[in-house]
RNA sequence: UAAUUAAGAGUUUGAUCCUGGCUCAGGACGAACGCUGGCGGCGCGCCUAACACAUGCAAGUCGAACGAAGUAUGAGGGAGCUUGCUCCCGAAUACUUAGUGGCGGACGGGUGAGUAACGCGUGAGUAACCUGCCUUUCAGAGGGGGAUAACAACCGGAAACGGUUGCUAAUACCGCAUAAUAUAUUGAAACCGCAUGGUUUUAAUAUCAAAGGAGCAAUCCGCUGAAAGAUGGACUCGCGUCCAAUUAGCUAGUUGGUGAGGUAAUGGCUCACCAAGGCGACGAUUGGUAGCCGGACUGAGAGGUUGAACGGCCACAUUGGGACUGAGACACGGCCCAGACUCCUACGGGAGGCAGCAGUGGGGAAUAUUGCACAAUGGGGGAAACCCUGAUGCAGCGACGCCGCGUGAGGGAAGAAGGUUUUCGGAUUGUAAACCUCUGUCCUUGGUGAAGAUAAUGACGGUAACCAAGGAGGAAGCCACGGCUAACUACGUGCCAGCAGCCGCGGUAAUACGUAGGUGGCAAGCGUUGUCCGGAAUUACUGGGUGUAAAGGGAGCGUAGGCGGGGGUGCAAGUUGAAUGUUAAAUCUAUGGGCUCAACCCAUAUUCGCGUUCAAAACUGCAUUUCUUGAGUGAAGUAGAGGUAGGCGGAAUUCCUAGUGUAGCGGUGAAAUGCGUAAAUAUUAGGAGGAACACCAGUGGCGAAGGCGGCCUACUGGGCUUUAACUGACGCUGAGGCUCGAAAGCGUGGGUAGCAAACAGGAUUAGAUACCCUGGUAGUCCACGCUGUAAACGAUGAUUACUAGGUGUGGGGGGACUGACCCCUUCCGUGCCGCAGUUAACACAAUAAGUAAUCCACCUGGGGAGUACGACCGCAAGGUUGAAACUCAAAGGAAUUGACGGGGGCCCGCACAAGCAGUGGAGUAUGUGGUUUAAUUCGAAGCAACGCGAAGAACCUUACCAGGUCUUGACAUCCUAAGACCACUUAAGAGAUUAAGUUUUCCCUUCGGGGACUUAGUGACAGGUGGUGCAUGGUUGUCGUCAGCUCGUGUCGUGAGAUGUUGGGUUAAGUCCCGCAACGAGCGCAACCCUUAUUUUUAGUUGCUACAUUCAGUUGAGCACUCUAGAGAGACUGCCGUUGACAAAACGGAGGAAGGUGGGGAUGACGUCAAAUCAUCAUGCCCCUUAUGACCUGGGCUACACACGUACUACAAUGGCUAUUAACAAAGGGAAGCGAAGCCGCGAGGUGGAGCAAAUCCCCAAAAAUAGUCUCAGUUCGGAUUGUAGGCUGAAACUCGCCUAUAUGAAGUCGGAAUUGCUAGUAAUCGUAGAUCAGCAUGCUACGGUGAAUACGUUCCCGGGCCUUGUACACACCGCCCGUCACACCAUGAGAGUUGGCAACACCCGAAGUCGAUAGUCUAACCGCAAGGAGGACGUCGCCGAAGGUGGGGUUAAUGAUUGGGGUGAAGUCGUAACAAGGUAGCCGUAUCGGAAGGUGCGGCUGGAUCACCUCCUUU
Repeated sequence: UAAUUAAGAGUUUGAUCCUGGCUCAGGACGAACGCUGGCGGCGCGCCUAACACAUGCAAGUCGAACGAAGUAUGAGGGAGCUUGCUCCCGAAUACUUAGUGGCGGACGGGUGAGUAACGCGUGAGUAACCUGCCUUUCAGAGGGGGAUAACAACCGGAAACGGUUGCUAAUACCGCAUAAUAUAUUGAAACCGCAUGGUUUUAAUAUCAAAGGAGCAAUCCGCUGAAAGAUGGACUCGCGUCCAAUUAGCUAGUUGGUGAGGUAAUGGCUCACCAAGGCGACGAUUGGUAGCCGGACUGAGAGGUUGAACGGCCACAUUGGGACUGAGACACGGCCCAGACUCCUACGGGAGGCAGCAGUGGGGAAUAUUGCACAAUGGGGGAAACCCUGAUGCAGCGACGCCGCGUGAGGGAAGAAGGUUUUCGGAUUGUAAACCUCUGUCCUUGGUGAAGAUAAUGACGGUAACCAAGGAGGAAGCCACGGCUAACUACGUGCCAGCAGCCGCGGUAAUACGUAGGUGGCAAGCGUUGUCCGGAAUUACUGGGUGUAAAGGGAGCGUAGGCGGGGGUGCAAGUUGAAUGUUAAAUCUAUGGGCUCAACCCAUAUUCGCGUUCAAAACUGCAUUUCUUGAGUGAAGUAGAGGUAGGCGGAAUUCCUAGUGUAGCGGUGAAAUGCGUAAAUAUUAGGAGGAACACCAGUGGCGAAGGCGGCCUACUGGGCUUUAACUGACGCUGAGGCUCGAAAGCGUGGGUAGCAAACAGGAUUAGAUACCCUGGUAGUCCACGCUGUAAACGAUGAUUACUAGGUGUGGGGGGACUGACCCCUUCCGUGCCGCAGUUAACACAAUAAGUAAUCCACCUGGGGAGUACGACCGCAAGGUUGAAACUCAAAGGAAUUGACGGGGGCCCGCACAAGCAGUGGAGUAUGUGGUUUAAUUCGAAGCAACGCGAAGAACCUUACCAGGUCUUGACAUCCUAAGACCACUUAAGAGAUUAAGUUUUCCCUUCGGGGACUUAGUGACAGGUGGUGCAUGGUUGUCGUCAGCUCGUGUCGUGAGAUGUUGGGUUAAGUCCCGCAACGAGCGCAACCCUUAUUUUUAGUUGCUACAUUCAGUUGAGCACUCUAGAGAGACUGCCGUUGACAAAACGGAGGAAGGUGGGGAUGACGUCAAAUCAUCAUGCCCCUUAUGACCUGGGCUACACACGUACUACAAUGGCUAUUAACAAAGGGAAGCGAAGCCGCGAGGUGGAGCAAAUCCCCAAAAAUAGUCUCAGUUCGGAUUGUAGGCUGAAACUCGCCUAUAUGAAGUCGGAAUUGCUAGUAAUCGUAGAUCAGCAUGCUACGGUGAAUACGUUCCCGGGCCUUGUACACACCGCCCGUCACACCAUGAGAGUUGGCAACACCCGAAGUCGAUAGUCUAACCGCAAGGAGGACGUCGCCGAAGGUGGGGUUAAUGAUUGGGGUGAAGUCGUAACAAGGUAGCCGUAUCGGAAGGUGCGGCUGGAUCACCUCCUUU
């Protein structure tokens, strides 16, 4: 400068905030799998077995280096003769080629096994180096020699191949000559550098070159020496480059030196000798993993992951070793050796290496053609033509990826049919289709036909492109639809089948499974799986934390390291700026351009790092100098349970001795064990011994922490204050290291009073390995050693600085004061309250958890686990360090609302207490359970089922059972036809029913028909007391007639929520008053309603009677009274006093019929209990349909060993019986009814029928009371049971009704544990009426008569309300939850061992081969006249040396009888350890014991409730 740039959601809870993990939405891929599939362009395609490979091809070329051979042509020559034929020789020309020779096979192509390394990246260096071909320059090429392949002959071999002899050429090989700016040695001079050293000039000596070929020639191509360049390589160095410390020590050529060898070259690279070094906490060594990079993916970035394709480097070429050749290799398509494997073989021996291109087998989820061409680009050879080139260019296969195009466009409502759905009206699919009008991208057919080529040459390819014609024709799927996350209904299924990324769906109404319709998303693809990044600030450099969530080391001293006060000067390492070199290309990004666009391709620009140079000097650093405030020293004071050692003291416990004294003591909730007549306990005196130090004593003191407490002495550490004499940054922190370190525990030796694990006994208990009691050993104590851990806590690392206050307390100083005090001020400690600020909240708040700085330690979901293995420490116990597999979607912190507590406070209630009467015992009635049964129909189940549904089961009811019957039905609607229906008679039958018969011919009418009823038929349908009250409505119970439950606005809190509604009083009451960040309001309370108690007024019949009358309210008169029933009045704490806060209110009093809601009733807030009811009714869904429906007869619901509930009657004298007399109620009912008088019957009852639809008549009589008798007994109590005889109702009284008379006369003598109701006209007791009902009442609902006792009070039981507290509960304590045992499955540790792998080590053997030695054999070039020599080859020997063998260790993996713990698993066993004071507070460390949770001892902590006290604080 340019371009760009950051999203969250679900899931812990009843709800909330936080912490924290898990999961999702995005992008990417050399992918694979499932379903589907039209076209084109550009790319990509064995990620696994560096597993094994058939076949073909992938490196040759040069005849212008050479001889030779062959083929063709063949000038010319010769021979024979059939003189134009045959044969032979043959210069020369052209072509081909095995061999010699040259160049190239070290490039190109493949793969990633190895490698954690100067391998790679980046930047430097080589004064320590090499470089064929290529370019430039200088100089040169004279003259010789000896061989050898080919070839020929012979020989060996199956083959591969080889041997001997002989011939021959060269650009093959070898001497000689010439030669320096070469090399070596010895000198000289100058200059330079980074140490060794280098450069230049110069002198001398020695040594070393060469090749020719083509061409008529020019010339060209080669050759030799030298100098430079370029290219390529070699070596060295700085920096960077994965994980593990459960790898901490490694190293012998190791580190260095001297000398030598070797190399292109430095160097322990190698060797000899010498020295003892070198590396490592800044991570050596070891183990594991891995080719590195440019880049790619992702990301806002920083980062994280990755290294396919393309490009650079490296390494490798069947495994291991080795050299040769060469400029270059220790060589993919070369050689030698060894191993494994494959092939050939005549068994003697040979051959081979696809990680080149195709291809095959194998492995695998998975990856292509045994294609075309050298036309282009490039490479090798050649002078060239040209040859070679699976490099490369193309094509084929594959939706593997990216990009582009298409599958048609416009119109078209009868909103068709079909599908789906439906509330049956419709809705939707849907302008979608049909139909009409068009178009031609792709497609088909035909035609033209490129660029790529700068002359010729085109595999691709008749391809791209263009033109014409044809015809909507050939071209759409996949996934999803509960939330996250866009998109919904129906059917099927019924915790099954299945789904699922997380939360989670599915147990009969599934938007979550399967299918269909519809809808949404993407689209030639769509989903799934896998991997990476992101989201994840969830490893936090950017950018996190550690009081309670995971996390501060138990504490100190101190090493390395990190960090560090003020001033001056210098340097310039860090730092900043400028310039410059490099940062390959490709990629990315920006801009521009080319293929119709895009993907793709091209061009230009940009490029964070590293190096070099220059500059600056603020900060850090380094050097030096200085200062005093940090730190330290000195001096003067001062407080203290600081430490160690020694000594002394009194109180108490226990024991011993003696005395007094006698039967108990002791202990507990209560007891017992225990002790005691052998004299305890108690008490007195004396003595012994050990341990601990009351009061003082205090959120007081001291210490680093652990910790420290009688007094005295000695030794000793640290702190604080004051001063300012001294030093002059000497400081802070502190990985490793060292030291200290409660209790328990261990070792040795002592000691032992008390206490007390273990143990024993006694209790408790279902059990009690506990809590309680009686004993009691280790231990507790001392000395010396070890251990090294605790809730070692302020759950808060150390140091420094800063940031409002107030108030105590300990120590010291200063000021003021005469002064102890008091007051002001200051330093050090130790508490509380509190502002800002912080915090998730709680809370912290100058003693920070605030604001900053430095250093150390630690954390990263829960469990597994502080476990296993390893290592270190320990005598042991054990400690320190410290995982993984597997498993879960949470685990957790703080706070909120509830609920709960064997927590607390306050209050209420017949809750207790005080009383009265009962129940539980008996008999009976009734309901239930159980049992039985053909059936004993069903429901109700703690309170809140059980005299309940049922206000009344002989039939009916009735739902149950047996048997007999019906099937459009017993009942409803519709259609058709016929007809009145009804009623009656007879027969069969248990009846339903069946058969026969008798009688009858409906109503209205506009005459069309309509209506009611009956019968028959048809199908829609009826019907169901069948299921589900856990699908529902409605109704009801209960907490509870308890006083509560909420809302609006405001305020507080991040929020759930709080406030209001809490507090002080008061009330029956959230009733009222006061106060208050609340102010108001609603549903409840109360009142309004009914009844009852008083009264007024109105009215006066059927009521009443002061008057008259009568047998009689019978009649007259009357409505005064009683009564009746309409309307009113009255009671409101209104009045007085006291108390209280000048309140509300309470207490007392007056008046009053009634006094503090007067008594009673109706009235039941928000809600709880999936409470009850599908059998009152209604109703969804499911089920039955000649039956689960309907009818009938009979039976059953009434059974009976037994258990429970609720009642009645009793057990007697407050009573029973009898009698008489007379009297007093209230409220009800009455027409298929109540039924009077009278008469009959002992009686039930019968007869009778007056009166009454009722203040008129009837039911109707009350019981009680009075008198007599009985005299305490199973009775003159009690009445069950049973016999006999009757009555009533009803078709019917057997199963199975009620009543009467008579006879009979059971249990029962007041009721165990336990338990119920009731507070005044109540309990108790007495009778009366009604509903149901033909009949049946001890039940139920009402009514009146008589008519008590007691309440001190709220400690306790039960229930409830409010406040508060704890909580691990929220399905809410009937909660939650721990451990053993048993069963199943899973992963894992140990394990006698067993079997593999890997890396080293020691020794043995020792191939090929280099190097060295050697004269056994052989030997062309040179020397020499010769003999011979030099040199060489072979052989032999030596060092090294791969594979192999042996051995003991190490390490890793698999496996192993058995064994240990761990995890998981709807309904197993034993207990109940934890959560509330969890019923013994819990927890931590340690020791010990026990089926198990766990118990106990010792020390510690509060992360303990409750009560009391002390201190401090807040407010006035």

A computed fold for a 1516-nucleotide RNA from Paludihabitans sp. MB14-C6, annotated as small-subunit ribosomal RNA.
It matches the Rfam family "Bacterial small subunit ribosomal RNA".
The coordinates come from a structure-prediction model, not an experiment, and the mean pLDDT is 82.
NCBI's taxonomy places the organism under Bacteria, Clostridia, Eubacteriales, Oscillospiraceae, Paludihabitans.